[in-house]
Overview: Predicted 3D model of a 368-nucleotide RNA (Bacterial RNase P class A) from a Gemmatimonadales bacterium. The coordinates come from a structure-prediction model, not an experiment, and the mean pLDDT is 76. The gene name in the source record is rnpB.
Order: sequence, then structure tokens, then C1' cells
RNA sequence: GUGGUGGGGCGUGACGGUCGCGGCCCGCCUUGGCGGGCCGAGGAAAGUCCGAGCUCCACAGGGCAGACUGCCAGGUAACCCCUGGGCGCCGCGAGGCGACGGAAAGGGCAACAGAAAGCAUACCGCCCACCGGUUCGCCGGUGGGUAAGGGUGAAAUGGUGGGGUAAGAGCCCACCGCACGGCUGGCAACAGUCGUGGCACGGCAACCCCCAGUCGGAGCAAGGCCAAAUAGGCGGCGAGGCCUGGCCCGGGCCGUUCGAGUCGCGGGUAGGCCGCUUGAGGUGGCGGGUGACCGCCAUCCCAGAUAGAUGACCGUCCGGCGCUCAGACGCGCGCGAACAGAACUCGGCUUACGGCCCCACCACCCCU
Repeated sequence: GUGGUGGGGCGUGACGGUCGCGGCCCGCCUUGGCGGGCCGAGGAAAGUCCGAGCUCCACAGGGCAGACUGCCAGGUAACCCCUGGGCGCCGCGAGGCGACGGAAAGGGCAACAGAAAGCAUACCGCCCACCGGUUCGCCGGUGGGUAAGGGUGAAAUGGUGGGGUAAGAGCCCACCGCACGGCUGGCAACAGUCGUGGCACGGCAACCCCCAGUCGGAGCAAGGCCAAAUAGGCGGCGAGGCCUGGCCCGGGCCGUUCGAGUCGCGGGUAGGCCGCUUGAGGUGGCGGGUGACCGCCAUCCCAGAUAGAUGACCGUCCGGCGCUCAGACGCGCGCGAACAGAACUCGGCUUACGGCCCCACCACCCCU
């Protein structure tokens, strides 16, 4: 220098001003405003996929069914999360990916191709014997041996090399692999090593299944409090009450066993309040740990709306881009983008995302 790997931070730029919107506090007039101060979206607020807090309901104990998880150790309130390690696969490498228990409990599956796909098999080939033919190279048939070589397949009953044999074969040997046992290292997963065994036990469990472990349900529209009007319910009082009208007379309506009217109670609706944002919290420092993370100290308060506020404009600066220009400076114009937007709250995961900055590392090339 080029290409790449892993991670972190920021993210409609910064500052000031004017106006507007939501919340809280203070003051004034006074129950509706006015003035002042402070605060006001995200890294994913998203998907609602996991795990919790909180709330209500349910709950003797055990089992079945069902769902989820599945190498080991640690972190955490908890996790299907994270960290470190092991093993396998991929990459020259930095690194990446992995539902990573069990296939000698049982069932099931394996398209196509192929002779044969699960108590293996024999198409071509190789070899032997016999028979027939022969141009003496061999050819054909029958019977048998073989699994080295070829061929099919994702997969064909260990691999490589040597010995051996008629040809072959763990038939025998060495190494590798595998199984079993011991020893060493490691908390462990596991690794290394020694010995024994010629090798049995093919694959799929993200098919059923088996083994081990975990799991009650619903969700802030949870749940709680206050509480009109109207209708109906219950209880007390009750002989009058109401309309017409300025008042009286008069008239009318509803009642006096079936109770007009009135007072009270209770449930519940509209509406209001709480839950509601101080929390497994943020920031900084120190300490422990490889790390996830943990401890101590200091400091900060950082949206709480309810049809749902968080916007617009101006100025200065900054940044990049385009035009002008041979180039630079200067000037002018334009741009400030993506995904998205709180609604009980946290911890994760996943998905979406224009651009900018930083750190560590790898490979190749060049120069010293």
C1' cells in the first nucleotide's frame, strides 16, 4: 500500500434566539388562566421470540399427558442469554459456524442410480477345475473361489503399505483409525500415553422413541380506590303530592290494602384517581476477575401522554458534496439523509438501518 477479520462508539450535526406542544414545581389573580423555572423518544422505543419483576386467580401429595432444554465450567434475579474452555466442520490466516445426550431397548425411513441399502450382495472383472473349440495369442460353456480392481450412490461392512495366495481377503505384520482397560494432566468436558483385542457395533433421533433436567394460568384493558345522571333493588318515614294560577275558589292528574312523595343504603355505568415510573438505574473513580461480571465510594434524577406532547423558523459555526477554476484560496448556491418512533418496567435475542469515527488483529506485495 491492497484486500480482509473481529469489536467498540455516534447516529436528521453543534451553539444561540423566536414561536408552538406535553409534564412537574413556584408565584399571582382566583378555579380558569397568566408569568417564571426545570425536564421532554431509540439504538433499535420494532418483532413480541425467550427470561424475570409486579398484579390477580388457582394450588394437599404423587403420577400420566404436553411443552421446552440437551458437551463442560462459570456469570446472572433469571434465561432458549452471555463469558471462558472442550470437540467437530470451514478458512492460508485473523477468525467463523455447530439442537453438540442415546442408533448393542424398540418401531420407522433411505428418492434416483445400483447386483446388492441392513439377519448384506456379486453386474463387469480376477482365479481354479472340467468340457468344447482354436489361427496355439486365446475364445465359449458349466461348476466353484474371491471382494483386491472397475462401475452405482449421500452412504457399500475400517484406511495406507508390505507379506501371503491359484486369485484374494485382518488371512498375517507395521502405522493410523476403532473398541475395551490402566496410568498421567485437567474442577470438568476432554486430551495425552501404555497395554489388550483383528475389528465387532453403517447412516438418520431438526422421525417416533429412550435418558436427564426445567415448567400452574392470565396479563397494566393486570389490579385497586372514589363515584354523578337515569332505570331497577332493599329499608325507614309517610297522607298527601303535583299541574293550572300573582293569590283564592274552581278544575285536572297520581296516591292513601297494590304506598304517590321523600330520606337513606348497596351494586354498577359515565367520569376521575392510584398503579406510573427511583430502577436487578445512569455516570465517574478505585479494587477483584482471562472474561461475562462483581464489590466499594462519590455523584445524578433522565418522558409519563390517554386519542395520545417531543415541532417549525432564523442566525453563526462545522462537515461533506456539486457548479465555477489548470489548481489552491476565496466567494456564491444547494444538502445535513437511513431504519424508525415511548404507552407497566427491566435483562437478553432477532430483525431494519444512509453515513461517520476509533481500536485490535490477519494475509499478500513494496521499501528500509